[in-house]
Molecule: transfer RNA
Organism: Fusibacter sp. A1
RNA sequence: GCCCACGUAGCUCAGCAGGUUAGAGUGUCACCUUGGUAAGGUGGAGGUCGGCGGUUCGAAUCCGCUCGUGGGCUCCA
Repeated sequence: GCCCACGUAGCUCAGCAGGUUAGAGUGUCACCUUGGUAAGGUGGAGGUCGGCGGUUCGAAUCCGCUCGUGGGCUCCA
């Protein structure tokens, strides 16, 4: 330098042939339960989907640029 994959909640991930209210597990907080913990049960908070722009009536999803992570190939020394 070229190619590919990935980036969504604190963490691990789903959703990606455009439209339903952005979800699950785990963690966290509150309550219930207990003599008190743990376990268990119920409920809540937490995101403008890496960033910018474009297409569209409508973008996490399509397109361009860019940033980051991982992998592969090649050249020079």